[in-house]
RNA sequence: UUAUUGAGAGUUUGAUCCUGGCUCAGGACGAACGCUGGCGGCGUGCCUAACACAUGCAAGUCGAACGAAGCUCUGCGAUACAAGACUUCGGUCAAGUUGAACGGAUGACUUAGUGGCGGACGGGUGAGUAACGCGUGAGGAACCUGCCUUUCAGUGGGGGACAACAGUUGGAAACGACUGCUAAUACCGCAUAAUGUAUUCUGACCGCAUGAUCGGAAUACCAAAGAUUUAUUGCUGAAAGAUGGCCUCGCGUCUGAUUAGAUAGUUGGUGAGGUAACGGCCCACCAAGUCGACGAUCAGUAGCCGGACUGAGAGGUUGAACGGCCACAUUGGGACUGAGAUACGGCCCAGACUCCUACGGGAGGCAGCAGUCGGGAAUAUUGCGCAAUGGAGGAAACUCUGACGCAGUGACGCCGCGUAUGGGAAGAAGGUUUUCGAAUUGUAAACCAUUUUAGACAAGGAAGAAACAAGACAGUACUUGUAGAAUAAGCUCCGGCUAACUACGUGCCAGCAGCCGCGGUAAUACGUAGGGAGCAAGCGUUGUCCGGAUUUACUGGGUGUAAAGGGUGCGUAGGCGGCUUUGCAAGUCAGAUGUGAAAUCUAUGGGCUCAACCCAUAAACUGCAUUUGAAACUGUAGAGCUUGAGUGAAGUAGAGGCAGGCGGAAUUCCCCGUGUAGCGGUGAAAUGCGUAGAGAUGGGGAGGAACACCAGUGGCGAAGGCGGCCUGCUGGGCUUUAACUGACGCUGAGGCACGAAAGCGUGGGUAGCAAACAGGAUUAGAUACCCUGGUAGUCCACGCUGUAAACGAUGAUUACUAGGUGUGGGGGGACUGACCCCUUCCGUGCCGCAGUUAACACAAUAAGUAAUCCACCUGGGGAGUACGACCGCAAGGUUGAAACUCAAAGGAAUUGACGGGGGCCCGCACAAGCAGUGGAGUAUGUGGUUUAAUUCGACGCAACGCGAAGAACCUUACCAAGUCUUGACAUCCCUUGACAGGCAUAGAAAUAUGUUUUCUCUUCGGAGCAAGGAGACAGGUGGUGCAUGGUUGUCGUCAGCUCGUGUCGUGAGAUGUUGGGUUAAGUCCCGCAACGAGCGCAACCCUUGUCAUUAGUUGCCAGCAGUAAGAUGGGCACUCUAAUGAGACUGCCGGGGAUAACUCGGAGGAAGGUGGGGAUGACGUCAAAUCAUCAUGCCCCUUAUGUUCUGGGCUACACACGUGCUACAAUGGUCGGUACAAAGAGCAGCGAGGCCGUGAGGCGGAGCAAAUCUCAAAAGCCGAUCCCAGUUCGGAUUGUAGGCUGCAACUCGCCUACAUGAAGUCGGAGUUGCUAGUAAUCGCAGAUCAGAAUGCUGCGGUGAAUGCGUUCCCGGGUCUUGUACACACCGCCCGUCACACCACGGAAGUUGGGGGUGCCCAAAGUUGGUCAAGAAAUAGAUUACCUAAGGCAAAACCGAUGACUGGGGUGAAGUCGUAACAAGGUAGCCGUUCGAGAACGAGCGGCUGGAUCACCUCCUUU
Repeated sequence: UUAUUGAGAGUUUGAUCCUGGCUCAGGACGAACGCUGGCGGCGUGCCUAACACAUGCAAGUCGAACGAAGCUCUGCGAUACAAGACUUCGGUCAAGUUGAACGGAUGACUUAGUGGCGGACGGGUGAGUAACGCGUGAGGAACCUGCCUUUCAGUGGGGGACAACAGUUGGAAACGACUGCUAAUACCGCAUAAUGUAUUCUGACCGCAUGAUCGGAAUACCAAAGAUUUAUUGCUGAAAGAUGGCCUCGCGUCUGAUUAGAUAGUUGGUGAGGUAACGGCCCACCAAGUCGACGAUCAGUAGCCGGACUGAGAGGUUGAACGGCCACAUUGGGACUGAGAUACGGCCCAGACUCCUACGGGAGGCAGCAGUCGGGAAUAUUGCGCAAUGGAGGAAACUCUGACGCAGUGACGCCGCGUAUGGGAAGAAGGUUUUCGAAUUGUAAACCAUUUUAGACAAGGAAGAAACAAGACAGUACUUGUAGAAUAAGCUCCGGCUAACUACGUGCCAGCAGCCGCGGUAAUACGUAGGGAGCAAGCGUUGUCCGGAUUUACUGGGUGUAAAGGGUGCGUAGGCGGCUUUGCAAGUCAGAUGUGAAAUCUAUGGGCUCAACCCAUAAACUGCAUUUGAAACUGUAGAGCUUGAGUGAAGUAGAGGCAGGCGGAAUUCCCCGUGUAGCGGUGAAAUGCGUAGAGAUGGGGAGGAACACCAGUGGCGAAGGCGGCCUGCUGGGCUUUAACUGACGCUGAGGCACGAAAGCGUGGGUAGCAAACAGGAUUAGAUACCCUGGUAGUCCACGCUGUAAACGAUGAUUACUAGGUGUGGGGGGACUGACCCCUUCCGUGCCGCAGUUAACACAAUAAGUAAUCCACCUGGGGAGUACGACCGCAAGGUUGAAACUCAAAGGAAUUGACGGGGGCCCGCACAAGCAGUGGAGUAUGUGGUUUAAUUCGACGCAACGCGAAGAACCUUACCAAGUCUUGACAUCCCUUGACAGGCAUAGAAAUAUGUUUUCUCUUCGGAGCAAGGAGACAGGUGGUGCAUGGUUGUCGUCAGCUCGUGUCGUGAGAUGUUGGGUUAAGUCCCGCAACGAGCGCAACCCUUGUCAUUAGUUGCCAGCAGUAAGAUGGGCACUCUAAUGAGACUGCCGGGGAUAACUCGGAGGAAGGUGGGGAUGACGUCAAAUCAUCAUGCCCCUUAUGUUCUGGGCUACACACGUGCUACAAUGGUCGGUACAAAGAGCAGCGAGGCCGUGAGGCGGAGCAAAUCUCAAAAGCCGAUCCCAGUUCGGAUUGUAGGCUGCAACUCGCCUACAUGAAGUCGGAGUUGCUAGUAAUCGCAGAUCAGAAUGCUGCGGUGAAUGCGUUCCCGGGUCUUGUACACACCGCCCGUCACACCACGGAAGUUGGGGGUGCCCAAAGUUGGUCAAGAAAUAGAUUACCUAAGGCAAAACCGAUGACUGGGGUGAAGUCGUAACAAGGUAGCCGUUCGAGAACGAGCGGCUGGAUCACCUCCUUU
């Protein structure tokens, strides 16, 4: 100084970063819908059917242009009547009334007609239009302009008609026809006439040009209207102005190329016509042009703009209201009049429609204002007034004006106001919640006081009118007074985004939902209630637009792996372009001028009480045009230069290309020889070949294809690609030199060329290999993998195809930016030197800094820093599909959508888990052994079945001799039958003083009845106990272990699991904890961006093994005494008991190791490397188990799902499984004799000795509340017998007789004796335990328990075998690797088929639409021709061209529909397989060909976006 201006969130994952879509929060609206609704102001209101319209109104006016008619006044006064007067009653006169006929006058009177001006404005609508239509800026030397303004000149003198009117007449009507009369500012001649027009001649001057302007002369031609009555105002000609219009041009103005060519009046010229005017505007002739990739033509859509909405802006969207322009007026065509129209409320014709009709014929056009029907989600009154503003006419008064001003209607929008204000705690009642204490609604209400805006009533009452009158709005706004809180609050939301939470109901139901997602019995997400949040006369929903979205990226994006670099080159247009210098000024920059309408927006000020709204001023309108200047940069023109580029010269490497020739090895085949039974092939086999002689071996021959070693992240090429040797032809590169040219360059849309393999065509060739095919295997199947054969093909020539993971998944070119180290080619320097060394250019690799990157990674061969050009991307699927077009012989290729559907799809990296990936290690994991199990019988548990009930739970390891350490009743929860209902049990209240017990009766018992006996304590208050009563409540082994606590199992006694600080990484995370050793161990040592620490390991605890000390009873007995006996005296040395200590620590020695940790061996020692055993179970996993141990939320039952009683059941039995016991025998059975434990238990108990019984047991009762007594050993040992048998094995089953416990052994106990004497002769596939005092074997004890163990828990006796070792099975630990898994491989996931629904493609056709083309017919009408009438103007008739509508025809385009058909998408649990993800069990994928139910398989070539192992090369470090 300028400006006042930019916010994000949710959602992909176990978590992370990124890419990327979807969704939300904001604003707006001509809105609609739902619920609700007090007032006012200002705005605004058919977005759909440019559908059809009843009725009324929306354009008239002028008598001061004209004739006429009517109305009014008046003069004369016919006729008739007549008050009254007179009367001879015969009659006479008569004011007055009526007013015929005739005449005159008047006017702010009315108006059908003639005439003038206006109906081309105002008002409506947006159908058409992609266009000079609109916007903007120019031009008209190519034009017109009524009314208006200014100036100049004039307005003389004549004529003949036609309406009106009258008469006749046609028609239903609309509307006419004929005859006659008449006026004018109507019409027509004549005169006058220039600064007019036309022609000719001529002067000056201007313009880029056609040409224009100003003059002069001559000839010809053309005007006029009056009215009123004294103010004027008309009329005519001319020249200017203003206004309005017309035409032309530059620039701008939507989508589609799956629309690429379009065009015959088309493009131009000459001439004529036409127009106000230019012009193919029209016509004749001539020429063949014109437009188009800078997008023509065609198709679709659309009125354009000022502006409006949104946005920080740039932009995007939009074009209601207000304003400008355009177009249209029922559809199409046409002219007339006029200053102006091709005319919304004019005319003619044609079409459709509606109405009238006498059927002959007529009338009509709301997209003016109201209004109606219809359509629709949806949009107002058939109002008042010309008072204001504006318009038409008029001299004016004035008339007209659905323009306009107002009112009505709609919360449709914006703005403002109100529905009260202050006090008020007993924190009322009620509601809701509750842990029952309370909390909340809540100062909210009640109650007290105050106020009156709006509303009501009453009174007054405008401005809008400057200028005589006139105010629709309107008795409105406003002012004053009166009464009284009186009449006035809803809607949405409350899981996150997003402000706001509880209760009940519901139970994947009902429902919600913008996205993520809620709901399957404790829902802050559904519904209701209470409470709360937000906005408020509104609040929500829906729709649309912008924003957020940097998600089309100009501002402001990308393309190695996320979507995205063309397969490669050459090259056209285009884009971009080296150094020096001069000019110009197109771009660029600066100044000035014009324009950019008004309104809007912005700022300031002002007016309505404020605001919305309105007014004024300023700024702005970022644009366009003109002009003046600047000259750096771009451009352009000229001149020069050499460094970019190219040429020349001298060298050089190479599988660069094409053609011809030559060579050897090998396979196969043929012939001959030798030779005999097999060969071949596989995981194992078979098919196949072979006694007709294979295979093997020797020799000879034929033929085709490919070129071992050299060979190398070596070379060449643009890419694809190229490999034996020789020759010829040929392209490119590199190095050196610096002679030549002098920017000749880079890129490159279209275009052209090349382009692996497969494939196609024609003709050859064919040894090997080998899709298809055949056979054999494998398998549940095997259209595969494996094997044996084998055809296209692979090869050659000439054509085609044009695609690949055509990849460095990385376009080309140029410049710049640390290094190091290989390798190929060339040059230079130094050197005696081919080596080596230094240096340089070109290629080709690796490592690495800065930098970049989401990360991985890239890193002078960039993915760094810059520049130019090209190509490509914009969520996943549908789909590289459909349709169309082009190419191709075909296969197919190129280009390339949409409907529909999902909220993700994806990249990189992280932690896990997993792998039929890898490395290391451990474990009775395997192996080596021993003993079993699986077979038998039986016990027990489970399943199943059965049953009235067979109560319930536990289900891979980790349910199944488990809960249950013990079901005859009880237990008991189940079943049947019978009872009770405050209950069998607890607390509280009231009454009573009994109840219980005994006995009797009934009953299965519970129970009921009767009878008998009959309270206790007391501080006298009461308490205890019992019965009865009322209700609060009790009770539940009812449900949910997936609501829970607690407890437990398991991985696993496996060695792991974590934290703090630091460091690294954007982050999830990593590091530590990995590595080298070692260990039973994350045990320890060393190293290390880590340093420490915690829970685990180990140790501390118990027990056992040795010793010592202390202490000796109930234990012990060496010596002494002594016995039947450690019975006793005595003793406490020993054993033992039970307390305290010691001991073992790799402490010592040697070897190994890194001088470490540790390990191997040894000594000593009772014990040696955690001595043996036990207790001890990290973070966590399994929604593991248990609501039936217990506790507990919620739900459920309450004369029952509670309680009680009797009986039954849990004990059933075709069967299956688990765990045990006993066996099958001689290492044994039976009989006799005889010995040795430990640990326990015992008073409602263990129970000795003794007696009885064959025995179980009984009688009896010593001792023992236990180192004292009792229960109380077996195998073994010593003898005898059996002799290999279904036995002297085995003992099931059954019979009889007994014993024990117990109210009670029938269902349903245990034991004994006698008798009976089943299966079984060592156990298939498979499978379990165990590494030492272990397995095996033998008995003993205990808990539970009245009784009832083959189970369980303990105890001791006897007492082995084997371990090479870690390849394999199982489980575990650790490191690493791959992953599309994360509910984590019991994962994920592909395709066919079947069913349902949805949208789409094809289709014999059918049907519709708009546009164009050709032909036929041709209305009205303009123009022209002809005819006849008339004096003429003119009217009429007829005709030519054009032409709307109509008809015919062919094709193209766009829709709709279509039997059938094709794939696609979605869907809960369908079928078949298992293709992919791990080496996914045959690595996968790409292109292509063939095959197959399906995923797919196979061949050929390619890629790594393949794991694993080995080797080569390179690199890093040493």